Predicted 3D model of a 1383-nucleotide RNA (small-subunit ribosomal RNA) from an uncultured bacterium.
The RNAcentral record of the sequence draws on ENA and SILVA.
[in-house]
RNA sequence: AGAGUUUGAUCAUGGCUCAGCGCGAACGCUGGCGGCAUGGCUAAAACAUGCAAGUCGAACGAUUAAAGCCCCCUUCGGGGGGUGUAUAAAGUGGCGAAAGGGCGAGGAAUAUAUUUCUAACGUGCCCUCGGAUCAGGGAUAGCCCGGGGAAACCUGGUGUAAUACCUGAUGAUCCCUGUUGACCGUAUGGUCUUUAGGGCAAAGGUCCGCCGUCCGAGGAUCGGGAAAUAUGCUAUCAGCUUGUUGGUGAGGUAAUGGCUCACCAAGGCUUAGACGGCUAGCGGGUGUGAGAGCAUGACCCGCCGCAUCGGGACUGAGACACUGCCCGGACUCCUUCGGGAGGCUGCAGUAACGAAUAUUCCGCAAUGCGCGAAAGCGUGACGGAGCAAUGCCGCGUGAAGGACGAAGCCCCUCGGGGUGUAAACUUCUGUCAGGACCUAGGAAGAUCUGACCAGGUCCAGAGGAAGGGCCGGCUAAGUUCGUGCCAGCAGCCGCGGUAAUACGAACGGCCCGAGCGUUGCGCGGAAUCAUUGGGCUUAAAGGGUGCGUAGGCGGAUCUGCAAGUACUUUGUGAAAGCCCCCGGCUCAACCGGGGAAUUGCUUGGUAGACUGCAAAUCUUGAGAUUGGUAGGGGUGGUCGGAACAGUAGGUGGAGCGGUGAAAUGCAUAGAUAUCUACUGGAACGCCAAAGGUGAAGACAGGCCACUGGGCCAAUUCUGACGCUGAGGCACGAAAGCGUGGGGAGCGAACGGGAUUAGAUACCCCGGUAGUCCACGCCCUAAACGAUGUGCACUAAAUCCCGGAGGUUUUGACGCCCUCGGGGUUGCAGCGAAAGCAUUAAGUGCACCGCCUGGGGAGUACGGUCGCAAGGCUAAAACUCAAAGGAAUUGACGGGGGCUCACACAAGCGGUGGAGCAUGUGGCUUAAUUCGAAGCAACGCGAAGAACCUUAUCCAGGGUUUGACAUGUACGGAUUAGCUGGGAGAAACCUCAGUGACACUCUUGUAGUGGAACGUACACAGGUGCUGCAUGGCUGUCGUCAGCUCGUGCCGUGAGGUGUUAGGUUAAGUCCUUCAACGAGCGAAACCCUUGCCGUUAGUUGCCAGCGAGUAAUGUCGGGGACUCUAGCGGGACUGCCGGUGUUAAACCGGAGGAAGGUGGGGAUGACGUCAAGUCCUCAUGGCCUUUAUGCCCUGGGCUGCACACGUGCUACAAUGGUAACUACAGAGCGAAGCGAUAUCGCAAGGUGGAGCAAAUCGCAAAAAAGUUGCCUCAGUUCGGAUUGGGGUCUGCAAUUCGACCCCAUGAAGGCGGAAUCGCUAGUAAUCGCGUAUCAGCUACGACGCGGUGAAUACGUUCCUGAGCCUUGUAGACACCGCCCGUA
Repeated sequence: AGAGUUUGAUCAUGGCUCAGCGCGAACGCUGGCGGCAUGGCUAAAACAUGCAAGUCGAACGAUUAAAGCCCCCUUCGGGGGGUGUAUAAAGUGGCGAAAGGGCGAGGAAUAUAUUUCUAACGUGCCCUCGGAUCAGGGAUAGCCCGGGGAAACCUGGUGUAAUACCUGAUGAUCCCUGUUGACCGUAUGGUCUUUAGGGCAAAGGUCCGCCGUCCGAGGAUCGGGAAAUAUGCUAUCAGCUUGUUGGUGAGGUAAUGGCUCACCAAGGCUUAGACGGCUAGCGGGUGUGAGAGCAUGACCCGCCGCAUCGGGACUGAGACACUGCCCGGACUCCUUCGGGAGGCUGCAGUAACGAAUAUUCCGCAAUGCGCGAAAGCGUGACGGAGCAAUGCCGCGUGAAGGACGAAGCCCCUCGGGGUGUAAACUUCUGUCAGGACCUAGGAAGAUCUGACCAGGUCCAGAGGAAGGGCCGGCUAAGUUCGUGCCAGCAGCCGCGGUAAUACGAACGGCCCGAGCGUUGCGCGGAAUCAUUGGGCUUAAAGGGUGCGUAGGCGGAUCUGCAAGUACUUUGUGAAAGCCCCCGGCUCAACCGGGGAAUUGCUUGGUAGACUGCAAAUCUUGAGAUUGGUAGGGGUGGUCGGAACAGUAGGUGGAGCGGUGAAAUGCAUAGAUAUCUACUGGAACGCCAAAGGUGAAGACAGGCCACUGGGCCAAUUCUGACGCUGAGGCACGAAAGCGUGGGGAGCGAACGGGAUUAGAUACCCCGGUAGUCCACGCCCUAAACGAUGUGCACUAAAUCCCGGAGGUUUUGACGCCCUCGGGGUUGCAGCGAAAGCAUUAAGUGCACCGCCUGGGGAGUACGGUCGCAAGGCUAAAACUCAAAGGAAUUGACGGGGGCUCACACAAGCGGUGGAGCAUGUGGCUUAAUUCGAAGCAACGCGAAGAACCUUAUCCAGGGUUUGACAUGUACGGAUUAGCUGGGAGAAACCUCAGUGACACUCUUGUAGUGGAACGUACACAGGUGCUGCAUGGCUGUCGUCAGCUCGUGCCGUGAGGUGUUAGGUUAAGUCCUUCAACGAGCGAAACCCUUGCCGUUAGUUGCCAGCGAGUAAUGUCGGGGACUCUAGCGGGACUGCCGGUGUUAAACCGGAGGAAGGUGGGGAUGACGUCAAGUCCUCAUGGCCUUUAUGCCCUGGGCUGCACACGUGCUACAAUGGUAACUACAGAGCGAAGCGAUAUCGCAAGGUGGAGCAAAUCGCAAAAAAGUUGCCUCAGUUCGGAUUGGGGUCUGCAAUUCGACCCCAUGAAGGCGGAAUCGCUAGUAAUCGCGUAUCAGCUACGACGCGGUGAAUACGUUCCUGAGCCUUGUAGACACCGCCCGUA
């Protein structure tokens, strides 16, 4: 000293929360010792029991036990009496009992604190001084004898003492009433002095030392009383008061006083808060804080108050008395029922209350108090001990050595790491606790005196002594396992839904340590009530506006005073505490001594600037005067035209009106339209404006009357007369209310018509209050500039309105200057920013109003105002961690601008209807394995499910180190492979035979070894789960033009700029400009292919010319010309011309050219988005499984079919079908292959095998097209589904479940609803060919190839998607958002 938390991020506002310190604490876990403190905060509720105030025999009567002494008696044991000492229980008397101790109910002033006053007072015991202590008297308790009563207690009688009581005497400096003089005081008055008169006292005891007693004066101490100031909350308490305020007199008191009483007067207090309500003992201090403050008043000290509740007096120096008295109340107890007793807020203790607070202890040894001459007695004051970690302080629970580091536990990448020198072990020490013994000190005081404490010596032996909280951030400290929005945590933010550093546990760590945490409370942080030290345009906050009372503040000069102020000074501010120094307990806590401080109040003095007060003067603030001047300023009256509506009449004849479209409505009884006349009410077009006036609300036709304010000029007057303004008063839009008018238009409510799912709305047709006038209320608005009023100062520029002046000979215009008002721009400055900026939100001063998180709520209650509606004033419970401001980025908008895309439009062809194929859903099933799900799943993974594939998808069988990999140990010479046999559905099991490799040597089926085999152990295996733990790969936006960076600059910052703007482009493509300059990833280019040319090379390709040959064919010789093949080059770059354009980029047109503005096509996919897809391609974390979820096998299923959808094929026909004939491709593929000629079969195909590892041979027939014939519009010579029969091929095997062929059969279907898809040129459409996978094939799929070959595009309003700029936003999971009301 700050931190967390509102947001995607930012700044500011603002609340909530945390870290600190403290406590008379409590609770949880734990607990060794000692010192010093502290300990009923709740029920001032109730209390059993014991104790807490007695003492004095040297005041008194009196009483009694022991020792001694004397006397008497004696049974010699002793007894009696006296004296003496002493004094129990009780009494008279004295002193004390008013202290000490406890508690805080009451009390907001009768209290407390501070400073003063008492000339208005008292004071026992104590001290000092002076004086005195004389003479008498009568009682009474105790005791004794009676009586009553349960008791408490009461009572009669005889009789007794005193330092008890009474009378008399003496007496003053005492008291009272007068009197003389002096001095003093703010006043009532005080002190001293002179003098006259009157009055008042005593007690004795004794050990002979003394102790007492009385009067007076003084002192000391302790008290009574008064004043000022200060000491809580509340105005939702605004008026209170009759002994009330004062006076006179009297009473009362120690004393003043309405303290009390009688009479008189009518006062007194109050917004500086009376009166009322609520709360509270006050202070020294204590806690906290940098301080100012805030909170508090336990323990200790001072004061006050109280003593069961309320009241009262008595005694006394002192009380209205805690353990005295009387009365009343409540409660408790005793009782013989008649009556009595009691008061723990003393110390212990009980029960109760409560989260919670101790022993019915010891002692008067110390300190103090009471009594006493003293010894002494008493003392729950006090001194101690006990209990409690309640707090503060101190000590210990051991010390040293001891491993590349045991075990255990934890983690691990399995290598290791951690716990950790920690332990064990070795060597030591002896605090505390334990045991034994001794006695300095607390004892002051020569002797004696210790409840309790304390000190010293020795003994043994590491022994008896460590826990609590926390470890996501704040906040120091992390890993594993368990759990799976469960259990739980949490001070705030927030964790937990299968990989939780946040839950629980373990290990490890961090922080403290005999404690540690939690809870509660206070201060701090919080500048979050802001005096120090905040704010109010938009975050909470300027009153709707003015006038003005109190109050606050106030111009210039001079003089005085000295209240404030400053300096100095006097007294006080108790002690303790805090702070400093010194000292005592071994240290510390604790304690002692000294100092400082106590910021305050108070006394005197000095100063005289400033404020104040008093007096005087001034003119600049303010006002007045004179002369001008502008204006929708206000009030009343009067007049006017346009429009509208109505009425009457004329013309006219079918509609009008209204809307997005309509309808309700009006109209043949004549509307709308049009003309004329009249009537009515309201509002005043143009001028008119960024304009004017007014305090605001507000104010607009013309004229008249009355009237308020402003501005300008002159500088004649007054002389601070000023500013603000709590309360108060006045004004105050619209709506609304009351009474009476008025009512054309408009128009809440209401009616109707539409719209709609509904439509109590928006739109339309009507229409009542109202709107208008007069008078009276209401008193609120986003009453806004969301900006209180006044004054002063602080750059400019420009426009408008109202005045004055100068310039010009005069005048106009213009220009210059000046005052006032209204706007815009803009500097400094300010501001969180937006912005404000001489009309401040700048810089200052003065005064007022208002704010203190959001909701609840401007609500409830109360008060007040109002006719009402309602206004003003104005909470709390509860609840949330935010609510709110400005700005930023992106996203979104049924916002805007620009632009693009087969996006629409213009076209062509489809899908959706039929049959079939295929995929999906659903259903079914033992199983119909799994995944994919809008676009971007659905002829997708699957470029080939009969077995295999294939997946624990199903049924069944079998196997367990395994189908596969590696390692270790052991075994034995088996074994792999091959041949044959048996059971079995097969896997597999089993039997027989044969029997491999390398090395060594004794050359043998000898030994060893590798592999294999068997056994065992590690492990293998898993298409099991999690694509939301992942890598990789992929889809999509999108081949859209975007996405970023460095430096600089701007901004407090998020961020912006660059990348915007103006052009242009397919493009962030390029150009120009610009606080930007550059760069990167994308675009483009580079790459492949295709189109033209050249060149090189000619085999398997080609054949023009030459030659040869054939029925024919480049067949052969040969040739490179051509085609072609495939290498290398060229070519296109807006290069050229014209125009447009900014001298640009570029665009348009043209020439040339095979190709022209990217020539066509492909590959290529930025930053990112979708927790998109895939754990079943592969890889991989974690989890699960291990005689099974692994592996092997047989059979089945993945093909199942009321149905729905997607993608396709074939069609519905004549631009066609069919038959025959005849042409023209490209790209591919081929050895377990392609397979020619030939031959058989109607055909599928069979036989056969030439040729070909391919520019050579084969697949291979291209088809549409062309020519010719038939069909003639029909369910057909269209269409081919379905079914029957017969075959072919592949394969171990075509039943579930293959393809193809032939014969027969010949279904639906006649161009397809809503809706929807593709395509812009060699494209669509149409035609066929090939390939991968593959034994075969459900391929009509996918991927390629070529043939034939169109139509249309005006254009960008709309639909969909996208890009850039801008705008609004309360959305950021970002519009599939957020969110309101009702049910």